Predicted 3D model of a 74-nucleotide RNA (transfer RNA) from Mikania cordata.
RNA sequence: AGCGGGGUAGUAUAAUUGGUCAACACGUCAGGCUCAUUACCUGAAGAUUGCAGGUUCGAGUCCUGUCCCCGCGU
Numbered sequence: 001a002g003c004g005g006g007g008u009a010g011u012a013u014a015a016u017u018g019g020u021c022a023a024c025a026c027g028u029c030a031g032g033c034u035c036a037u038u039a040c041c042u043g044a045a046g047a048u049u050g051c052a053g054g055u056u057c058g059a060g061u062c063c064u065g066u067c068c069c070c071g072c073g074u
Stems, first nucleotide, its partner, number of pairs: 002072006010026002013023001019057001028044005050066005
């Protein structure tokens, strides 16, 4: 060179055979509870799904190129 796996909120992981608003935990913010709190309860914000194209009515998912990380291999 090539082969395999991966890249998704601040962090770690989901997402069925392509389908309606991309979910959960922790964290952050606001409120509640409490004498008080790192505990508990409620709510909210936060993602152009690595990047650029293609297919499709519709793409995190399929296809092409490319960047990065891990492993195999030389």
About this RNA:
The sequence is in RNAcentral, with records from ENA and Rfam. Rfam family: tRNA. It is annotated as a transfer RNA. Lineage of the source: Eukaryota > Embryophyta > Gunneridae > Asterales > Mikania. The prediction has a mean pLDDT of 80.